[in-house]
Molecule: transfer RNA
Organism: Halomonas rhizosphaerae
RNA sequence: GGGCCGUUAGCUCAAUUGGUUAGAGCAGAGGACUCAUAAUCCUUUGGUUACAGGUUCGAUCCCUGUACGGCCCA
Numbered sequence: 001g002g003g004c005c006g007u008u009a010g011c012u013c014a015a016u017u018g019g020u021u022a023g024a025g026c027a028g029a030g031g032a033c034u035c036a037u038a039a040u041c042c043u044u045u046g047g048u049u050a051c052a053g054g055u056u057c058g059a060u061c062c063c064u065g066u067a068c069g070g071c072c073c074a
Stems, first nucleotide, its partner, number of pairs: 001073007010026004019057001028044005050066005
């Protein structure tokens, strides 16, 4: 330098080939239970979907560029 893949909650990951509210587990907060703690159960908070543009009535999803990370080739 070239090619491919990835980037979504504090962490690990979903999201049916564009559609009406972006979810799960763990973590956090509150509560139940217990003499108390842990475990378990219930409720709940938390998102600029890496960034900037474009297409579209509508974008996590499609297109372009940039940044970061990984793999391969040179």